[in-house]
């Protein structure tokens, strides 16, 4: 100098459930886990892809609970070849 990786932006992607009570179109309050439980323009996550969805009301544990933890999962789908930044780190490579 290049290219990685960090970040930042801008595009894209996802989720928003369980349980108690009230309510009876809608929804509200309150408890459990989570980054987030449709209060957010937040949370998360874009192939180095477990964010997220199918299987799946699935198998085992576990609880108040079809939620939660594991497995399934070298299963299957699933959204960036963006554009800046330059400190530090790796890497190539050219000069001295």
């Nucleotide at each position: 100098g290049g290219c990685a990786c960090c970040g930042a932006c801008a595009c894209g992607g996802g989720g928003u459930g369980c349980c108690g009570g009230c309510a009876c179109c809608g929804g509200c309050c309150g408890g459990c886990u989570g980054a987030g439980a449709u209060c957010a323009g937040a949370c998360c996550c874009g192939u180095c892809g477990a964010a997220c969805c199918u299987g799946c009301u699935c198998c085992g544990g576990u609880u108040a609970g079809u939620a939660c933890c594991g497995g399934c999962g070298a299963a299957g789908g699933g959204a960036u070849g963006g554009u800046c930044c330059g400190a530090a780190u790796g890497u190539c490579u050219g000069c001295u």